This is a predicted complex of two RNAs, RNase P RNA and transfer RNA, with 483 nucleotides together. It holds a member of the Rfam family "Bacterial RNase P class A". The prediction has a mean pLDDT of 78.

[in-house]
Formats: sequence, C1' cells, structure tokens
RNA sequence: AGUCGGCUCGGCAGUCGCUCCGGUGUUAUCUGGGUGGCUCUCUUGAGUGCCGACCGGAGCAUCGGGGAGGAAAGUCCGGGCUCCAUAGGGCAGGGCGCCAGGUAACGCCUGGGGGGCGUGAGCCCACGGAAAGUGCAACAGAAAGUACACCGCCUAAGUACCAGGUGCCCAAAUCGCGUUGAGCGAAGCGGGCAAACCGGUGCCGGUAAGGUUGAAAUGGUGCGGUAAGAGCGCACCGCGCAGCUGGCAACAGUCUGCGGCGAUGGUAAACCCCGCCCGGAGCAAGACCAAAUAGGAACCCAUAGGUGCGGCCCGCAUCGGGUUCGGGUAGGUUGCUCGAGGUAUGUGGCGACACAUAUCCCAGAUGAAUGACUGUCCACGACAGAACCCGGCUUACAGGCCGACU
RNA sequence: AGGACUAUAGCUCAGUUGGUUAGAGCACCACCUUGACAUGGUGGGGGUCAGCAGUUCGAGUCUGCUUAGUCCUACCA
Repeated sequence: AGUCGGCUCGGCAGUCGCUCCGGUGUUAUCUGGGUGGCUCUCUUGAGUGCCGACCGGAGCAUCGGGGAGGAAAGUCCGGGCUCCAUAGGGCAGGGCGCCAGGUAACGCCUGGGGGGCGUGAGCCCACGGAAAGUGCAACAGAAAGUACACCGCCUAAGUACCAGGUGCCCAAAUCGCGUUGAGCGAAGCGGGCAAACCGGUGCCGGUAAGGUUGAAAUGGUGCGGUAAGAGCGCACCGCGCAGCUGGCAACAGUCUGCGGCGAUGGUAAACCCCGCCCGGAGCAAGACCAAAUAGGAACCCAUAGGUGCGGCCCGCAUCGGGUUCGGGUAGGUUGCUCGAGGUAUGUGGCGACACAUAUCCCAGAUGAAUGACUGUCCACGACAGAACCCGGCUUACAGGCCGACU
Repeated sequence: AGGACUAUAGCUCAGUUGGUUAGAGCACCACCUUGACAUGGUGGGGGUCAGCAGUUCGAGUCUGCUUAGUCCUACCA
C1' cells in the first nucleotide's frame, strides 16, 4: 500500500419515568368464587338481602430481573404455523440449472471443477442443451447460414478474337559487287497472308491466399504444391470423436487411436428441449367471549349447475352463490414467543455442519414501551426502530478493535 | 403488518414477438391572418423513457436491485 475473516455500535455515574415477568404486602380501593350463620318470600326445596372467616383476580405500594438490529429495511427466495381434503391425479403456468455435500428447506452455504481478472494475498461468473426443431441478426457488406463471389489473383481445360514477335509472300529508299547494261548480294520502309507457336484481349471457368463491411465471416504458423490457390499434402499448435488412466462426479491428461476440420459459428435474461422443484391463501391466517341492528332491499348466476377450490378438467365435500345499496360493532382473550434457541466443552468432518454433555431463559408492545435530564471522558457517535416466528439473499451504513495473509 | 400495481415531453396517453432518428392530443414559442384579441393556418423547440447494473452486436421493451407513488384488507347480519 492492499486482501480476507471475526467482534462492536458511544463509555461511566446519578435522578426521574415507560413496558413485561416473578416475589412480598395491602380487605380503611374494587371485584369473583364456593362455604357457614342470620333475615325475608312461598309449596318439604329454591330464591333475595346482609354479615364473618377462607381462596383468587385487578389496582396500588415495594423488592428483584429482562427490554430493538446487524441490518428490525426491501418483501426477493425458502420453511415452520393456521385454515381450506391428512393437499389427491392430469393439463396449463411459474421457478431453478457445472459436480458433490450440508440443511427443515432454499435461488442459501461449504468443498471441488471450468472460465475470466489481478504481480500477489485473493476476487468475480443467471456456468444444462445451439450435432431435436422453429425464429432472430437493423445498417453496412460479395456473402449473416441449404453459404457466397464485389474488388483482386489465375488463364491450366474449353471457346471467340487480335498480326506485337517467330513464320510465309510482295516489296520502296539506300549500300556493296559488277558496271555499257541486264543482274547478283545485303538491307528491309511499307503492304498482304497465316491463329501453328510465343504474346495479348474477351467469354466461360478456376480460386478463397489478399482487400473492403460488420458485434460476429467458416482453424493458426511454416514448408511443399499449383495456372493461381486451397487441409490439396506434410510438420507443429489448436479442435472434435472414441478409448485408456485418475477422480463418487463435474472434469482432467507431455497417454493411444481415428478424423483434415464449411464437420460442430452467435443468440435459449427468444420460443423451445432435458432434468429437478412448486396446491391456494396468509396472524387483518385462525379460535373464543362480549356488544349492537332495519336479522333488510335491489339486481345477476344456477340445478347437465353453484360454492369450498383465486387458471382449467377430474376427483372429494357441500347445497345455494355473487355484486351493489342500506344498517350495526370496531372492545377483550388467545394465536404470542422455549426456539430448526444461545453459550461453553468434547467428538467426527478439509469445511458448511452434525452429534453428545453441561448450563442459561434473553422484547412481546397494541395509539403501540425500550426514554428524558444532569455530571464527566473521548476518537464527538453512521445506517436506522421489533409487530406470528425462523434460515438466507439483497440494499443502506460514520467509525473503532482483533486476527490471518500478500 | 400483509398483498396488488404504476412510473414515457409541463399535463393526458400510444409505443404490436428487442432494430437504425421514441410518437399523438392539449399546452409553449415564432410567423401569417385581424385595427387589436380570440379562432384558424404554417413552422419550431422541449424526453438521461424514474434511477443503477446486467444479458444482447443493439434495451422504452428482457432480467436483477433501488427510489417514488397509487389501491386493497376486520367482524355481524
């Protein structure tokens, strides 16, 4: 200078409050229960009222103890719990997706594999299938998937043509020999013939080395080869398939063999295929008590149907159901916090975790508590407040402490 | 507390299986028309598609996270 993991969330003292639990007290605060006595009413028994002691509850007083979080948040996953069938079958729909393990379960965690980033400690990855099928790829570009051919390269094969060279014919000027001259020789301006050869042009054709486009262009390098080229051939590298070896597996390999490789490009957070998982609703679930009323009205659906059953069918149960208007109560108890719980030690395991023993009880409010004030110290205190409960993930977050490592 | 949904111009809304430069109406600005105003006509400006990431060659559209906002819920009969 960094990386990873764990802990903490102002400290101490005093005073006054709030809430929950437990103990004690209080009958000159209220109330319940049964029992005994007395009184009254009538019908042998029941009821009314009063009093005494006893046992409770509430309130009050006092003592003791507990009292927000790592995220209580987002409600994104998974479970418990409750009701609807002990949650049943099929279709549809949704979710997840390398392998193995952990777990109540998971999209979480641990370990491993593969890929990527970093000098490194380490970090990141929605990481099944594109050789089942369908679709998509704008613009540009020759071509975007049954591949194709714009520029370029080539002219080997085929074909049409061109007279530059070779070739054939004619042949001017000029020069030499000879010279009276015919002539002979050299030279070849220019013209013609000819497409056999060399050369050139076009068509057909070959090619995919090179160029151009794009996010993406059909293995790479070198040598040979060729008309030019090309896995066309070869060497090495890469790739695929099969085997062998190692590993539970994912997968791996200085292994063996086969394949020249346009096989088998990309996209599945496109449809889809494969494998696995998922019934629905949610504590305003659900249960009980109390109180109150206009115990209603209108419309719609329906008996081969409706409802429970919030996608559909079957199946099971049941016999009405839905919407709107109007009316009433919105009080209490329970669910409620002892739980897949915490701490310590030991054992097993690389680890997540599991098991055993000991020990602890650690918010449970319901207009909703967990605070206010004073003093003091410092580094001057971030994000933020439980609401049925857990396990995760994600998001927000000022600092401080400890450990391991580069 | 538990659920359902929405966000595109100043306002109200489109945007069809991802495609080149995101549209419409009202509003706004300028010009024409009028003596002036209104109406009408022509032209124009204005958008980080709520924000941040990811998938893809490419995202308003698909996926995840965040932010803001809206709606629903009990019991009796």